Molecule: SAM riboswitch aptamer (S box leader)
Organism: Actinomycetes bacterium
RNA sequence: AGAUCAUCUAGAGCGGUGUAGGGACGGGCCCGACGAAGCCGCGGCAACCAGUCGAACGACCAGGUGCCAAUGCCCGAUCGAUGAGGA
Numbered sequence: 001a002g003a004u005c006a007u008c009u010a011g012a013g014c015g016g017u018g019u020a021g022g023g024a025c026g027g028g029c030c031c032g033a034c035g036a037a038g039c040c041g042c043g044g045c046a047a048c049c050a051g052u053c054g055a056a057c058g059a060c061c062a063g064g065u066g067c068c069a070a071u072g073c074c075c076g077a078u079c080g081a082u083g084a085g086g087a
Stems, first nucleotide, its partner, number of pairs: 013042005021031003025076004043068003048064002051060003
C1' cells in the first nucleotide's frame, strides 16, 4: 500500500458570553427563549498516536488528536433475498 472477513446501541459537565437557530446535505424525527449554535474559562470521557516498563501478549501514563443529546438519531448509495411483476 492492496485485498478479504468480522465488529463498532458504551462513556463524559459547570459557569461566563451570545441571541435564534442547531443536529453536514435532502426527507423524517428531535434539541432550542426553562436560552440552543458559536466563542471563552475550568472540568470530564476515552485510550488511536507518542512516552515508560516488558522477550512478547500486554501493563502504566494521559503529552498530541478526538469526543462530552438522541445507535455516527433514522432513511437516502450498492448488492442479495422475499414478492407473478411492480411496490